[in-house]
The prediction has a mean pLDDT of 85. A computed fold for a 503-nucleotide part of an RNA from a metagenome, annotated as small-subunit ribosomal RNA, 5' domain.
Context: one part of a larger RNA
RNA sequence: GGACGAACGCUGGCGGCGUGCCUAACACAUGCAAGUCGAGCGAUGAAACUUCCUUCGGGAACUGGAUUAGCGGCGGACGGGUGAGUAACACGUGGGUAACCUGCCUCAAAGUGGGGGAUAGCCCUUCGAAAGGAGGAGUAAUACCGCAUAAUAUGAUUUAAUCGCAUGAUUAAAUCAUCAAAAGAGCAAUCUGCUUUGAGAUGGACCCGCGGCGCAUUAGCUAGUUGGUGAGGUAAUGGCUCACCAAGGCGACGAUGCGUAGCCGACCUGAGAGGGUGAUCGGCCACAUUGGGACUGAGACACGGCCCAGACUCCUACGGGAGGCAGCAGUGGGAAUAUUGCGCAAUGGGCGAAAGCCUGACGCAGCAACGCCGCGUGGGUGAUGACGGUUUUCGGAUUGUAAAGCCCUGUCUUCGAGGACGAUAAUGACGGUACUCGAGGAGGAAGCCACGGCUAACUACGUGCCAGCAGCCGCGGUAAUACGUAGGUGGCAAGCGUUGUCC
Numbered sequence: 001g002g003a004c005g006a007a008c009g010c011u012g013g014c015g016g017c018g019u020g021c022c023u024a025a026c027a028c029a030u031g032c033a034a035g036u037c038g039a040g041c042g043a044u045g046a047a048a049c050u051u052c053c054u055u056c057g058g059g060a061a062c063u064g065g066a067u068u069a070g071c072g073g074c075g076g077a078c079g080g081g082u083g084a085g086u087a088a089c090a091c092g093u094g095g096g097u098a099a100c101c102u103g104c105c106u107c108a109a110a111g112u113g114g115g116g117g118a119u120a121g122c123c124c125u126u127c128g129a130a131a132g133g134a135g136g137a138g139u140a141a142u143a144c145c146g147c148a149u150a151a152u153a154u155g156a157u158u159u160a161a162u163c164g165c166a167u168g169a170u171u172a173a174a175u176c177a178u179c180a181a182a183a184g185a186g187c188a189a190u191c192u193g194c195u196u197u198g199a200g201a202u203g204g205a206c207c208c209g210c211g212g213c214g215c216a217u218u219a220g221c222u223a224g225u226u227g228g229u230g231a232g233g234u235a236a237u238g239g240c241u242c243a244c245c246a247a248g249g250c251g252a253c254g255a256u257g258c259g260u261a262g263c264c265g266a267c268c269u270g271a272g273a274g275g276g277u278g279a280u281c282g283g284c285c286a287c288a289u290u291g292g293g294a295c296u297g298a299g300a301c302a303c304g305g306c307c308c309a310g311a312c313u314c315c316u317a318c319g320g321g322a323g324g325c326a327g328c329a330g331u332g333g334g335a336a337u338a339u340u341g342c343g344c345a346a347u348g349g350g351c352g353a354a355a356g357c358c359u360g361a362c363g364c365a366g367c368a369a370c371g372c373c374g375c376g377u378g379g380g381u382g383a384u385g386a387c388g389g390u391u392u393u394c395g396g397a398u399u400g401u402a403a404a405g406c407c408c409u410g411u412c413u414u415c416g417a418g419g420a421c422g423a424u425a426a427u428g429a430c431g432g433u434a435c436u437c438g439a440g441g442a443g444g445a446a447g448c449c450a451c452g453g454c455u456a457a458c459u460a461c462g463u464g465c466c467a468g469c470a471g472c473c474g475c476g477g478u479a480a481u482a483c484g485u486a487g488g489u490g491g492c493a494a495g496c497g498u499u500g501u502c503c
Stems, first nucleotide, its partner, number of pairs: 001503004006499005013375006019368002021333001026332003030329003035074003040071002043068001048063001050061004081287003091211007100204002105200008113147001115145002123136005153178011183192003213259003220250003225247008262284004266277004289310005312323004339365001341364003347361001348359004378408004388399004412444001414439005422430001447492005452473003458487005468475002
């Protein structure tokens, strides 16, 4: 000198764009943040229409279908947060899978026949303070289960051809065995589904080479340890797990241990080499009160799912229950970091045939000079160099064209009027916002730090090694350009200084 997610002191006019719990992965009141589908199903049956009755209040029947607790489907594995753990194939980069999976989506081929038994909801009974159950009767499905049919699928056996870096792979043929399905809407045409298979796309899984940290005042480490055979398990290879066998495996090219740490694209600095950092934005990973576990599912070992254990908090009729903000706001804590805001209008996501519903993702607004950028606080003229202040050798000097005065301007501001793009038909939270036009009036808008040298800028008074200053050298003990105040000057400017950290 540059930089910052900064803080503190003094000061503070406006706009645009960004950024904003770095501490306690500390504890959390309250509200919201993941639902949706009635065109899968049984049920419920509001408004309304029509007809009838009526004591004129209304009632009954038919049509109708709002509403939704339940069964069922899809989605809650995305999106959002945090960086505790992790020195590791976690990440980056380049490869491999002849060792793998992939819902929804796209393309292609074929099929969708015929049956069965249950169970929620509802009703009845009943236990419990509650959370929540228990029993009985009875019911539906795109829920569940057999049967039929079926292959280029799966498994077994055999043969041939082609190919490969090894295990092997692919193709063709034959025989045997095994395994499917669901309906809904519509007057209909048809559409949407369902089942099997192949291919693709997307997303993931595993393996390997190389790379990125401190300590040797850490030198030895290891028993599923290293390898083999067999089996189990997995989507899949593999000590991943197990039985048996062998005795191996790693290490000064730094094993093991300890400490520290999410990694990267990037960001800061620097001429570069390098050094430092890993906020915001993007990619990957890990975690969700602590520890463990599996279930469901195409996908989880699952932030707003389940079970168990621990700590903590809350309710209780003391028998027992409930909870998890490292989602968005908000509270305590802290030197310090915002609103318990508006909207689904846009973009995107989930569900749905659609209308649509949900969406603290997101779009916006609010707060903060926290940062960057831009603008303003007026312009011109004006000497008797006014008054005042300071100083003085008492002549003057300086503040100083500075002010006043005169002539202008209207950025920002104030008031009034119009008024968007974002939405190609409807739909705008932002917002009567941006912007445009008109009017008014210099009116409403400057501070902070320094002035001994480094370092740009000096005098007066007060103080008297006191009070104090200080980044280093050093100032202060009676004329202090170094302390305090005033005038003046210098620097930067809506900021200026100080502190902290990095280069």
Overview: Its Rfam family is "Bacterial small subunit ribosomal RNA". Gene Ontology terms of the family: ribosome and structural constituent of ribosome.